The RNA shown here (SAM riboswitch aptamer (S box leader)) has 121 nucleotides and comes from a soil metagenome. The coordinates come from a structure-prediction model, not an experiment, and the mean pLDDT is 81. The sequence is in RNAcentral, with records from MGnify.
RNA sequence: CUUAUCCAGAGUGGCUGAGGGUUAGGCCCAAAGACGCCACAGCAACCGCGUCGCCCGCAAGGACGGCGGCCUGGUGCUAAUUCCUGCCCGACUGCGAUGGCUCGCACGCGGGGAAGAUAAG
Numbered sequence: 001c002u003u004a005u006c007c008a009g010a011g012u013g014g015c016u017g018a019g020g021g022u023u024a025g026g027c028c029c030a031a032a033g034a035c036g037c038c039a040c041a042g043c044a045a046c047c048g049c050g051u052c053g054c055c056c057g058c059a060a061g062g063a064c065g066g067c068g069g070c071c072u073g074g075u076g077c078u079a080a081u082u083c084c085u086g087c088c089c090g091a092c093u094g095c096g097a098u099g100g101c102u103c104g105c106a107c108g109c110g111g112g113g114a115a116g117a118u119a120a121g
Base pairs, nucleotide, nucleotide: 001121002120003119004118005117006116011040012039013038014037015036019029020028021027023086024085025084026083041078042077043076046074047073048072050070051069052068053067054066055065056061082115087112088111089110090109093106094105095104096103097102
């Protein structure tokens, strides 16, 4: 840089000792010890190994391949949806403005984007 995924799931102990949740705002976690590190345990299935079934074939057979199940070697993960929002678009509702066409604002909702994380290349 490219592609895919990100509303599911899974914690105890030891060490340390003040901030942590990327940034801003909000909100939350934290001396009843957070964050981090280590050990063990677990979750998951992106990639890989193995294995089973299906896809094919009249059949023998089935190399390579595709789909799915199981397993778990390489990673990853184990507070809160990536904690929420931020930028753009859409419809609804409410409020306000205008003589009117319309316009603005706000709560929530849907879609997309940005940023980030992880995997594979």